[in-house]
Transfer RNA from an uncultured Bacteroidota bacterium, 74 nucleotides, folded computationally. It was read from a public genome assembly. It matches the Rfam family "tRNA". Gene Ontology term of the family: triplet codon-amino acid adaptor activity. Rfam classes the family as a transfer RNA. Its mean pLDDT, the model's own confidence on a scale to 100, is 80.
RNA sequence: GCCGCAUUCGUCUAGUGGUCCAGGACAUCUGCCUCUCACGCAGAAGAUCACGAGUUCGACUCUCGUAUGCGGUA
Numbered sequence: 001g002c003c004g005c006a007u008u009c010g011u012c013u014a015g016u017g018g019u020c021c022a023g024g025a026c027a028u029c030u031g032c033c034u035c036u037c038a039c040g041c042a043g044a045a046g047a048u049c050a051c052g053a054g055u056u057c058g059a060c061u062c063u064c065g066u067a068u069g070c071g072g073u074a
C1' cells in the first nucleotide's frame, strides 16, 4: 500500500429498517433493611448508537467516505 472485521451509557454487552424518544448486567447515587457496615430489596441517573454524507415515508440497522483499533497479505 491492498483486503477483511470491529466501534452502542463509566465498563461489558443486546438490538440487522417502524412495536426502540435504544434494553440488560456490573459500577454510581437515593431510599428501605441493620446498632453500624456488608449482603439483600426498591427506585433513580447515565448512550443525539465513533464522525460526516447518502438511500428511504422512516436508519443503531443499508450504502459511501473519514478516524481509531485488531487481523490478513506482498
Base pairs, nucleotide, nucleotide: 001073002072003071004070005069006068007067010026011025012024013023018057028044029043030042031041032040050066051065052064053063054062